[in-house]
RNA sequence: UGAGUUGGCCGGAUGGCCGCGGGUUGCCGUUGGUGGCUCGAGGAAGGUCGGGACUCCGUAGAACACAGUGCUGGCUAACGGCCAGUCGGGGUGACCCGCAGGAAAGUGCCACAGAAAACAAACCGCCGAUGGGUUGGGAAACCAACAACAGGUAAGGGUGAAACGGUGCGGUAAGAGCGCACCAGCGAUGUCGGCAACGGCGUCGGCUAGGUAAACCCCACUGGGAGCAAGGUCAAAACGGAGGUGGUUGUUCGCCGCUCGCAGCUUCGGCUCGGGAACCUCCAGGUGGACUGCAAAGAUGGAUGGUCAUCCAUCGGAUGCCGGAAACGGCACCGAAGACAGAAUCCCGCCUACAGGCCAACUCACCCU
Numbered sequence: 001u002g003a004g005u006u007g008g009c010c011g012g013a014u015g016g017c018c019g020c021g022g023g024u025u026g027c028c029g030u031u032g033g034u035g036g037c038u039c040g041a042g043g044a045a046g047g048u049c050g051g052g053a054c055u056c057c058g059u060a061g062a063a064c065a066c067a068g069u070g071c072u073g074g075c076u077a078a079c080g081g082c083c084a085g086u087c088g089g090g091g092u093g094a095c096c097c098g099c100a101g102g103a104a105a106g107u108g109c110c111a112c113a114g115a116a117a118a119c120a121a122a123c124c125g126c127c128g129a130u131g132g133g134u135u136g137g138g139a140a141a142c143c144a145a146c147a148a149c150a151g152g153u154a155a156g157g158g159u160g161a162a163a164c165g166g167u168g169c170g171g172u173a174a175g176a177g178c179g180c181a182c183c184a185g186c187g188a189u190g191u192c193g194g195c196a197a198c199g200g201c202g203u204c205g206g207c208u209a210g211g212u213a214a215a216c217c218c219c220a221c222u223g224g225g226a227g228c229a230a231g232g233u234c235a236a237a238a239c240g241g242a243g244g245u246g247g248u249u250g251u252u253c254g255c256c257g258c259u260c261g262c263a264g265c266u267u268c269g270g271c272u273c274g275g276g277a278a279c280c281u282c283c284a285g286g287u288g289g290a291c292u293g294c295a296a297a298g299a300u301g302g303a304u305g306g307u308c309a310u311c312c313a314u315c316g317g318a319u320g321c322c323g324g325a326a327a328c329g330g331c332a333c334c335g336a337a338g339a340c341a342g343a344a345u346c347c348c349g350c351c352u353a354c355a356g357g358c359c360a361a362c363u364c365a366c367c368c369u
């Protein structure tokens, strides 16, 4: 200098004018108007994905079902989050990625191709020791040859994503961990390091065991449901229930007084009795509504904005000046553009969107000293 990796931060500034929501306060005097003071979005307020606070349901608890999580340790109120590590994979590297328990508990499945996809299996090939066949020899026992009927064989070919460890020697009729040596894996075990996951070094066992659990399943842990439209308080009208009653008046007297009746009395004027309407009081449930839950923004279909000037970095310019051989750089001028996006009970996370910019550490390549 170039190319990268990781982590963190900012995400326009100041002022003028106009405007909006909440609180509080003054004045005018009321469904209000007009001033002062004060508070008023984000790193993601977004998606509503995980967890919690809070609230109601359930007297309380347990189990099953179902669902979720899934290497280890720690942090946390909790989490599927975060930190550190282990193992596996990728990158020259800084570093990145991982739905990372069990397939040796059991069951199932493994397309196409292929003979066969898993207690095995024989298409081609190899063999045909053994049994049977044919031919020849032999007195016979038996021997030899041929073919490849039975049969043996997982070495070789071929198929496939995957074919039951690899190389070599022995062995055999031909073969095969069938035997042995080395290598690889697995299991058991000892020891050392580590809290652990796990790792290092040995010993033993021919044990060689395919894949799939984002198939059932097994193991361990976790989970009751609904959500601020949760819930709580007050409570109009009307309906329902109970009681009472005419008005005037402090009380009595007095005066005035709705309606109905196969009711009673009557001197026909009324009086008494019973009911109704109306009114009054109380009770109940809790609809409309109000308040609360609810916050130094706050909610109510939802305020937190607009504009101008200057500045700030960014980009473009066939413009001007300066420097330069040029590439280009500096200053000025003109123009463009300043993203993603808007709280709704609160909090902790995750994920997603984002113009432009800043800082730190580290890696690789080249050059210079």
Base pairs, nucleotide, nucleotide: 001365002364003363004362005361006360007359008358009357010356012311013310014309015308016307017306018305020040021039022038023037024036025035026034027033028032042340046351047350049349050348051347052346053345054227055226056225057224066223067222068221069220070219071085072084073083074082075081086100087098088097089096090095101218102217106216107215108212109211110210123157124156125153126152127151130150131149133146134145135144136143137142165183166182167181168180169179170178184208185207186205187204188203189202190201191200192199193198231292232291233290234289240283241282242281243280244279245278246256247255248254258276259275260274261273263272264271265270312338314336315335316334317333319332320331321330322329323328
The RNA shown here (Bacterial RNase P class A) has 369 nucleotides and comes from an Acidimicrobiia bacterium. Model confidence (mean pLDDT): 76 of 100. The sequence was found by an Rfam model in a public genome assembly. The organism belongs to Acidimicrobiia, within Bacteria. It matches the Rfam family "Bacterial RNase P class A". It is annotated as a ribozyme. Gene Ontology terms of the family: dimeric ribonuclease P complex, tRNA processing and ribonuclease P activity. Rfam describes the family as follows. Ribonuclease P (RNase P) is a ubiquitous endoribonuclease, found in archaea, bacteria and eukarya as well as chloroplasts and mitochondria.